[in-house]
C1' cells in the first nucleotide's frame, strides 16, 4: 500500500465483503521445559468455616492462668495439692495511642464529581523548630466484693479503690474576647542515673530521657470557593417560590439560602435550561502516517459505596467496611419472653454464566500500628500452588547417507512423487532424568571496644568509628559439576478467487462447504476420504469485540443540473460576515521569561538477569493552563474622517406587474318569429340521440354567461405561482442620463411572518360553453377504459381556509474575476452617404464557442469555471415520507420523523449488441401478375398413434416425415420366441501333438454331435522356423450396450446473404469508435468521389469444370464434297465438313451517341456466334442453433463378461379404428381406341448385355452368332404427324378390388416379390379452409438410360423431346442487408416486468 463484488463490457456514485494490529477472552483440537505478567467483564446475588487490628506493665488498680524462687500439707523422694505479687510477665479491668490508614468494589453520580489552572474566610493528632511553663487541691468511677434476674444475649442494686481517667484553685510571656474601660483561659506524670545536702528512709532533691500544657512558625493532611473542559436524546421547550438578590440574626473549623424571619421579583434557558437514558474520572490502553476513533482490567491519583434507607455520636480526622442508633428485607439461635449477623478484605462455598485459581506458607525483606525498647500484630506485602489466557526465551537433534530401498499416491505404463526423507554409518547431549556441590536476597537491632554530644558527674543517654556476633517463608532456590542414553518431547489450520498452496478416490443441487463473489444436477483443483504441498509452530484455528482499511460524516478531507442531495417565492430577527484613511488600544494573534504539567508508562542514550520478555539509571515529551514583559501588520473594539458598496433626489422610457370600476365585437347555447322538408348528428364502421309535435340548413329580433383569434414573437413584465379585449382611477418595481445628497446605513439570515398553480373545502350567488361521478351506445373473450350520444359537482364571482405540484434552469441567495462571435428586447452615445446603415457603451432574454470544470452527458460571463460571505439539505436499497408522539387544518390531508425486518446490491452517464405492431433506403418468385399443382378420390411410400412375444434403432417447425435405406422373402437384422456354445465368429503372445481342406452314414429344424473312409503333403542345402487347421493355460477378445450435454470428423441451417475482421495511426479516462460512416453507383464491402485516416487478410468477382462459336493438331470403331463401288459408308480412296477430344482464339463497356459530378456508372446503337456476370455446375467468410450423427467411422468416460459377447431355426421390422406429409394414376374429346408413319440425347454390359432364326395371344422360353465394346448388344425412344373410330355417358373415360390361369428370379415367393393373360369393372365428373413450385429453352407435357440390385420403384440420380404465359410495381404478407432513434432487454421480445 490495496483487493473482491452491481455490467455482455466501460466509466463513476454507492454500499457490503477481505486482508493487519489488538484482546482480563471463550470455544475446538493438540500439548516438552523455563522467565515474566495476567486471572468473576455475569449475581454491589447469598453466604458454611478459619484468618484479615491490635499494641503499651516504662500510665493504674490489681493478678485469674503459666514458669521460677520461697513456705507448707499429703506421701509411691520427685510427684500432686496448698499458701505467698517475691521475680519473669499477664486473662479480665480503667486509662493512652491506633481501629478516619492499609486491604475491597463501581452500584450511585452528567456533578465544581473528575481533569487542569487560580482563589480566601479555615482546621490540621503524631513530626520538625522557636518562646512560655508543668504549682497546689479534691471527688469519683470500673475491675473486685455481696446480692438479684434472665433460656440466651447480657442487665440491676449495694460496697471498696488507683492513675498520665474527671474536676476546681494558682501562675498567663505569648493567646481569645472587647463598648478599648477591661475580661477570660492550662497542665500528669512515668523510666533511668546519681556527688554533695535533707528524710518519716518510701523518698525529697539534681540530672537525663520520654510523656504533658499554652502559644508562634513549618511540614504534611483535609475543608471550602471560581475559570475553562468533560455522552447521547428537541418525537424533552420552557423551567424555579429558598427559588434569585438584600438586611438582621443563627450555625460551621471556615464563605454562603447552609438555616430562619422580613423586604424585592427576580433567577435559568435554543451558546440548550428543564427531563429522560447511559456511565464512576483520570494518568493511560489498544489502535491509527497524522488528525482522530474505541476503551478506562492490572499499575497510579482522585471520588463514591461498604444488606437497603435514614441519623447522630466520639475524635485532630467520619457522619466510620470488621463503631453506635432506629427503620426495613433477609437469614440464624430461642424455653416465644427475647437475642444475634451483614465476605464490594484473603481464602473458600452455593447459585448465575461462554468464562476466570489455593478454605497454602512466611512476616526472611518492604511498609504500617502500639511500645524506650526487646518485641507483638500486619490474608498489606513477600512467596509458593493451579490455568499455553497472554509476552519472550529454549528444545524435540547434528553430519553423512541412492540401491533414488520398501510401503503409499499418482501415471501418457517409460516413469514421477513422497525424498536424504527413512534405514545404515559417525557424532554431540542443551531440555528432562539421576547424584552432588552451591551465590544472592542481610542491612540492621544486640554485644565489645575508641573518640564526640549533653551534665556537677568517668553514670544513664545519645552520634560515629572499628571489632564481634546470629536473623531465609521462597527452598531439593538460580547457578556449577558428574553420570546414561537419540535417548523423554509436534501439532493445528489451509490448498476456486481475493490469498502462499494440485491431483487422485467416492458423491451426484444429494450428502455437504461459504468472510465475500459463490460452489455441488456423473469426469467437483470449491462437498467428503486419500497423497502431495502451503502457512505458522507449543501452539493452530473458531467465534465475539474495538481501531483500521472506510476521504463510508470529509477539521486535515467529501459532497448537492442528471447517481442521495437547492426550502415553491421572498421579507426579515438573532447570528455569522463585512469598503477606504489616520490615530489610539491590546480583547484574538505572535515572541520571551516564570511557575504549574504527579509517578509510571511512550520515545531516546546507557545498566542488570547467559539473549529477550522483564527490571532500572538519565534526559526528552507531555502539543495544555496560568502569570507577567514586549510586538503592532492582520482580526476586534474606541475615536474622527472618505466615496468606489448601499441608498435619496432630478429629467426621461419601456412593459399581458398589482387592485377596482366600467365599455366592447366575434362565436357557441337558448327563446321567439320567417323560409323550407327528410333527414340530422356521429364514427375506424355503426348505434344512442335529435328530427313529420318540422330538425339539420338558413334569415331576423332577443336573453345569458363565459373566453378574449390575428397582432403574436427562441417577445415584454413581476421574487415565485403567474399575467393577454379596450377604457379609466389607484399602486409597486425595473432600465437609462447627468449632477448633487447621506456617509457603509451592506450580504446573508436558523426561528418567525406573508405570498404560493390545480384540485377540494365551508357560506351565498351565478351557470352559455366545457364536464370528475353517473347512466347510456359501440369496441371487446371481458371492456367497471380507449371512441360516441348525454349529464351533475366543479369550472365563474365575494368572502374565508387549504398550503401542496416534474411549484424544475430537477442548477439557493449577494459580489468580484476569466477569449470571443452571431440574434434579439429597451435606454443613451458617436458618425452619417441619410440605407434607421455602421460603430460604442448600459440593463435584460436566446444561439454557438476558447480556456478551465465534469463520470460522461453537458456548462461556458445567465458558469456546473476561479474565488469570498451566509443559509438549506445529503450519507447503501426496501420497510417508508411509512407507523407513534407533537404541532396545523372543518375535513381532505399537511409538516416534523423513527425502527424491527430484509437484501448485496439500488443507482447515474456513456459503449456494443439485439429488439420495437419506430424512421429512412435496398434486395429476394417475398407480394403482385400468370402458368400448373397439393388439400377432395383410389393407389404407392414414409411418419405420429394404436397393437403386438417383437412389430429394432435414429431423425421431429423452417432445417423430421419415397429421410438414414443406391432397394427387409432368408440373408441383410441391430428386435421377439425356442434350442444350443464361452479364450470364443475376429486380433496378438505362449504349450503340445498332428497335413490341411474335402467326402459319405446316422441324429436334429439347424447351429452341432457321433462315426466312416481316403489322404499322409508345400517351402528350405540342413535344423529350425513359416503358412493354415486342433487342443490348453493366462493375459484378453467382443458389445448397432449408455452418454452428440465430454468429443473428433462429416454434413444441415441462417445464406451464395454481402458480411465478418486485422496491422499501424487518431480520437476518447475506459469500454469502444474511425476505417466499414457520408454523396453517388452496383448482383455484391463491386467501383468512384469525399472524408484522420493509410494499408492488409478471410468473404464478392475471377482463375476450375462444362454448354454456346471459330481455329489448330489428330482421323479409328466415327464422317462422305468431289472419283469408283454396294442392297447398305459396305468396300477403295479422302479427313473438306460432321462428329470425337485435346491445345488455343474470342467479350474487355473495347467502339459510337446521349445522360452523369471531366468520375464510377447508366440508357440506346453498331459489330458479333455470344453484350454487359453470355447459360448452368463446382465453390458456402467470421459465426449462430450445447440443431444432427457414439447404429458410417474414430474416440474418453461409465456398463455387461456362461452375457448386453457369438453361433441357429422360426417369426418381426410388411400388424391397423384412425391422423399427417410425399407422391402416382385420374376424373376425360387439347381426350380414348386401333392402324400407319419419323426424329433424340446420355448411359450401362462377361456369373454381363445378348443380335438374328424358331415357339408362347403374352410374361417369357429354345438355341446360338457378335461385343470387356464411338465396332457388338440393351434399342421398336414417347409425345408429334397421317387415318379411322368412339360423340359426353360413370362412359369404348378410369382403373382401384377380386376370381381363374401362368411365367421368372431364387436353397426357399405362406406370412412376404414383380410380371403376364382372362375374367371382375370400385372411388373419382377437377376438389372447403388453407397451401406449394416456377421469369426461359423454365414451367408445363413426353418417354429413355443408371446406381442399388439374384429377383423386386410411381422413389432416387441423370438424359433428350415438344416448348408457354407474366412481371403495372413494392402499399402489405415473409426473410434479409446498410444507416438512424428509444430501451428498465444482453438466456437479448419465446425478453423484462407487475
Nucleotide at each position: 500500500a490495496g483487493a473482491g463484488u452491481u455490467u455482455g463490457a466501460u466509466c463513476c456514485u454507492g454500499g457490503c465483503u477481505c486482508a493487519g494490529a489488538u484482546u482480563g477472552a471463550a470455544c475446538g483440537c493438540u500439548g516438552g521445559c523455563g522467565g515474566c505478567a495476567u486471572g468473576c467483564u455475569u449475581a454491589a446475588c447469598a453466604c458454611a468455616u478459619g484468618c484479615a487490628a491490635g499494641u503499651c506493665g516504662a500510665a493504674c488498680g490489681g493478678c485469674a492462668g503459666c514458669g521460677c524462687g520461697g513456705g507448707g500439707a499429703g506421701c509411691u523422694u520427685g510427684c500432686u495439692c496448698c499458701c505467698u505479687g517475691g521475680c519473669g510477665g499477664c486473662g479480665a479491668g480503667u486509662g493512652g495511642c491506633g481501629g478516619a490508614c492499609g486491604g475491597g468494589u463501581g452500584a450511585g453520580u452528567a456533578a465544581c464529581g473528575c481533569g487542569u489552572g487560580g482563589g480566601a474566610a479555615u482546621c490540621u493528632g503524631c513530626c520538625c523548630a522557636g518562646u512560655a511553663g508543668u504549682g497546689g487541691g479534691g471527688g469519683a468511677c470500673a475491675a473486685c466484693c455481696c446480692g438479684a434476674g434472665g433460656a440466651a444475649a447480657c442487665u440491676c442494686g449495694g460496697g471498696c479503690u488507683a492513675a498520665u481517667a474527671c474536676c476546681g484553685c494558682a501562675u498567663a510571656c505569648g493567646c481569645c474576647c472587647u463598648a478599648c474601660g477591661g475580661g477570660g483561659g492550662a497542665a500528669a506524670g512515668c523510666a533511668g542515673g546519681g556527688g554533695a545536702u535533707c528524710u518519716u528512709c518510701g523518698g525529697a532533691c539534681c540530672u537525663u530521657g520520654c510523656a504533658c500544657u499554652a502559644u508562634u512558625g513549618g511540614a504534611u493532611g483535609a475543608g471550602c470557593c471560581c475559570g475553562c473542559g468533560u455522552c447521547g436524546g428537541a418525537u424533552u421547550a420552557g423551567c424555579u417560590u429558598g427559588u434569585u438578590g438584600g438586611u438582621a440574626g443563627g450555625g460551621u473549623a471556615a464563605u454562603g439560602g447552609c438555616c430562619u424571619a422580613c423586604c424585592a421579583a427576580g433567577g435559568c434557558g435554543a451558546c440548550g435550561a428543564u427531563c429522560c437514558g447511559u456511565a464512576g474520572c483520570u494518568g493511560g490502553u489498544c489502535u491509527g502516517a497524522g488528525a482522530g476513533g474505541a476503551c478506562g482490567a492490572u499499575c497510579a491519583g482522585c471520588c463514591a459505596c461498604a444488606c437497603u434507607g435514614g441519623g447522630a455520636c466520639u475524635g485532630a480526622g467520619a457522619c466510620a467496611c470488621g463503631g453506635c442508633c432506629c427503620a426495613g428485607a433477609c437469614u440464624c439461635c430461642u424455653a416465644c419472653g427475647g437475642g444475634a449477623g451483614g465476605c464490594a478484605g484473603c481464602a473458600g462455598u452455593g447459585g448465575g454464566g461462554a468464562a476466570u485459581a489455593u478454605u497454602g506458607g512466611a512476616c526472611a525483606a518492604u511498609g504500617g500500628g502500639c511500645g524506650c525498647a526487646a518485641g507483638c500484630c500486619u490474608g498489606a506485602u513477600c512467596c509458593a500452588g493451579c490455568a499455553a489466557u497472554g509476552c519472550c526465551g529454549c528444545g524435540u537433534g547434528u553430519g553423512u547417507g541412492a540401491a533414488g530401498a520398501a510401503g503409499g499416491c499418482c501415471c501418457u505404463a517409460g516413469g514421477g512423487u513422497u525424498g536424504u526423507a527413512a534405514a545404515g554409518c559417525a557424532c554431540u547431549u542443551u531440555c528432562a532424568g539421576u547424584u552432588g556441590g552451591g551465590a544472592g536476597g542481610a542491612a540492621a537491632a544486640g554485644c565489645u571496644u575508641a573518640a564526640g554530644g549533653u551534665u556537677a558527674a568517668u553514670a544513664c543517654c545519645u552520634u560515629u568509628a572499628a571489632g564481634u556476633g546470629u536473623u531465609g517463608a521462597c527452598g531439593u532456590u538460580a547457578c556449577c559439576a558428574a553420570u546414561a542414553g537419540a535417548a523423554u518431547a509436534a501439532g493445528c489450520a489451509c490448498c476456486g478467487g481475493c490469498u502462499a498452496a494440485c491431483u487422485c478416490u467416492g458423491u451426484g443441487c444429494c450428502a455437504g462447504c461459504a468472510g465475500c463473489c459463490g460452489c455441488g444436477g456423473u469426469a467437483a483443483u470449491a462437498c467428503a476420504g486419500a497423497g502431495g504441498g502451503u502457512g505458522c509452530g507449543a501452539g493452530c484455528g473458531u467465534u465475539a469485540a474495538u481501531c483500521g482499511g472506510a476521504a463510508u460524516u470529509a477539521c486535515u478531507g467529501g459532497g448537492c443540473g442528471u447517481a442521495a442531495a437547492g426550502c415553491g417565492c421572498a421579507c426579515g430577527u438573532a447570528g455569522g460576515u463585512g469598503g477606504u484613511u489616520u490615530a489610539u488600544u491590546a480583547a484574538g494573534u505572535c515572541a520571551g521569561a516564570u511557575g504549574u504539567g504527579a509517578a509510571a508508562g511512550c520515545c531516546c542514550c546507557g545498566g542488570g538477569c547467559u539473549c529477550a520478555a522483564c527490571c532500572u539509571g538519565g534526559g526528552a515529551a507531555c502539543u495544555g493552563c496560568a502569570u507577567u514583559u514586549g510586538a503592532a501588520a492582520c482580526u476586534g473594539g474606541u475615536a474622527a474622517g472618505c466615496u468606489a458598496g448601499a441608498g435619496u433626489a432630478u429629467g426621461g422610457u419601456a412593459g399581458a406587474g398589482g387592485u377596482a370600476a366600467g365599455u366592447g365585437g366575434a362565436a357557441u347555447u337558448c327563446c321567439a318569429g320567417g323560409u323550407g322538408u327528410a333527414g340530422c348528428g356521429g364514427u375506424g364502421a355503426a348505434a344512442u340521440g335529435c328530427g313529420u309535435a318540422g330538425a339539420u340548413a338558413u334569415c331576423u329580433g332577443g336573453a345569458g354567461g363565459a373566453a378574449c383569434a390575428u397582432c403574436a414573437a427562441u417577445g415584454g413584465c413581476g421574487a415565485a405561482g403567474g399575467c393577454a379585449a379596450c377604457u379609466u382611477c389607484c399602486u409597486g418595481g425595473a432600465c437609462c442620463a447627468a449632477u448633487a445628497c447621506u456617509g457603509a446605513c451592506g450580504c446573508u439570515g436558523a426561528g418567525g411572518u406573508g405570498c404560493g398553480a390545480a384540485a377540494g373545502c365551508g357560506u351565498g350567488g351565478g351557470g352559455a360553453g366545457c364536464a370528475g361521478a353517473c347512466a347510456g351506445g359501440a369496441u371487446u373473450a371481458g371492456a367497471u377504459a380507449c371512441c360516441c350520444g348525454g349529464g351533475u359537482a366543479g369550472u365563474c364571482c365575494a368572502c374565508g381556509c387549504c398550503g401542496u405540484a416534474a411549484a424544475c434552469g430537477a442548477u439557493g441567495u449577494c459580489a468580484a474575476c476569466u477569449a470571443g462571435c452571431c440574434g434579439u428586447u429597451g435606454g443613451g452615445g458617436a458618425c452619417u452617404u441619410a440605407g434607421u446603415a455602421u460603430u460604442c457603451u448600459u440593463a435584460g432574454c436566446g444561439g454557438c464557442g476558447a480556456a478551465g470544470c465534469u463520470a460522461a452527458c453537458g456548462c461556458g460571463a445567465u458558469a456546473a469555471g476561479u474565488u469570498g460571505a451566509c443559509c438549506g439539505c445529503c450519507u447503501g436499497g426496501g420497510g417508508a415520507g411509512u407507523a407513534c408522539g407533537g404541532c396545523c387544518g372543518c375535513a381532505a390531508g399537511g409538516u416534523u420523523a423513527a425502527a424491527a425486518c430484509u437484501c448485496a446490491a439500488a443507482g447515474g452517464a456513456a459503449u456494443u449488441g439485439a429488439c420495437g405492431g419506430g424512421g429512412g433506403c435496398c434486395c429476394g418468385c417475398a407480394c403482385a401478375a400468370g402458368c400448373g399443382g397439393u388439400g377432395g378420390a383410389g393407389c404407392a411410400u414414409g411418419u405420429g398413434g394404436u397393437u403386438u412375444a417383437a412389430u429394432u434403432c435414429g431423425a421431429u417447425g423452417c432445417a423430421a416425415c419415397g429421410c438414414g435405406a443406391a432397394g427387409a422373402a432368408c440373408c441383410u437384422u441391430a428386435c421377439c420366441u425356442g434350442g444350443g456354445c464361452u479364450u470364443g465368429a475376429c486380433a496378438u503372445c505362449c504349450c503340445g501333438a498332428a497335413a490341411a481342406a474335402g467326402c459319405c452314414c446316422u441324429a436334429g429344424a439347424a447351429a452341432u454331435a457321433g462315426g466312416g473312409a481316403a489322404g499322409g503333403g508345400c517351402u528350405c542345402u540342413c535344423u529350425u522356423u513359416g503358412a493354415g487347421g486342433c487342443u490348453a493355460a493366462c493375459a484378453c477378445a467382443g458389445g448397432u450396450g449408455c452418454u452428440g450435454c465430454a468429443u473428433g470428423g462429416c454434413g444441415g441451417u441462417c445464406g451464395u446473404c454481402a458480411g465478418c475482421u486485422c496491422g499501424u495511426g487518431u480520437c476518447g479516462u475506459g469500454a469502444g469508435a474511425u476505417g466499414u460512416u457520408g454523396g453517388g453507383a452496383u448482383a455484391a464491402g463491386u467501383c468512384c468521389c469525399g472524408c484522420a485516416a493509410c494499408g492488409a487478410g478471410c468473404g464478392c468477382a475471377a482463375c476450375c469444370c462444362u454448354c454456346g462459336c471459330c481455329a489448330u493438331u489428330a482421323g479409328u470403331u466415327g464422317c462422305c464434297a468431289g472419283c469408283a463401288u454396294u442392297a447398305a459408308g459396305u468396300u477403295g480412296g479422302g479427313c473438306a465438313c460432321u462428329c470425337u477430344a485435346a491445345u488455343g482464339g474470342a467479350a474487355c463497356u473495347g467502339c459510337c451517341g446521349g445522360u452523369g459530378u471531366c468520375a464510377a456508372g447508366c440508357c440506346g446503337g453498331a459489330g458479333g456466334a455470344a453484350g454487359g456476370u453470355g447459360g448452368g455446375g463446382a465453390u458456402g467468410a467470421c459465426g449462430u442453433c450445447a440443431a444432427g450423427u457414439c447404429c458410417u467411422c474414430a474416440u474418453g468416460g461409465c456398463c455387461c463378461u456362461u452375457a448386453u459377447a457369438g453361433g441357429c431355426a422360426g417369426g418381426g421390422c410388411u400388424a391397423c379404428a384412425c391422423a399427417c406429409g410425399u407422391g402416382c394414376u385420374a376424373c376425360a374429346a387439347u381426350g380414348g381406341u386401333c392402324g400407319g408413319u419419323a426424329c433424340a440425347g446420355a448411359g450401362g454390359g462377361c456369373a454381363g448385355c445378348g443380335a438374328a432364326g424358331g415357339g408362347g395371344c403374352g410374361a417369357c422360353c429354345c438355341c446360338c452368332a457378335g461385343c470387356g465394346a464411338a465396332u457388338c448388344u440393351c434399342g421398336c425412344a414417347a409425345a408429334g404427324c397421317c387415318g379411322a373410330u368412339c360423340u359426353c355417358a360413370g362412359u369404348u373415360c378410369g382403373g382401384a378390388u377380386u376370381g381363374g390361369a401362368g411365367u421368372c428370379u431364387g436353397c426357399a415367393a405362406c406370412u412376404c416379390g414383380a410380371c403376364u393373360c382372362c375374367a371382375u369393372g370400385a372411388a373419382g365428373u377437377c376438389g372447403g379452409a388453407a397451401u406449394c413450385g416456377c421469369u426461359a429453352g423454365u414451367a408445363a407435357u413426353c418417354g429413355c438410360g443408371g446406381a442399388u440390385c439374384a429377383g423386386c420403384a410411381u422413389g432416387c440420380c441423370g438424359c433428350g423431346g415438344u416448348g408457354a404465359a407474366u412481371a403495372c410495381g413494392u402499399u402489405c404478407c415473409c426473410g434479409g442487408g446498410c444507416c438512424u432513434u428509444g430501451u428498465a432487454c444482453a438466456c437479448a421480445c419465446c425478453g423484462c416486468c407487475c

Predicted 3D model of a 1394-nucleotide RNA (small-subunit ribosomal RNA) from an uncultured prokaryote. The sequence is in RNAcentral, with records from ENA. Its Rfam family is "Bacterial small subunit ribosomal RNA". Its family is annotated with structural constituent of ribosome and ribosome in the Gene Ontology. Its mean pLDDT, the model's own confidence on a scale to 100, is 86.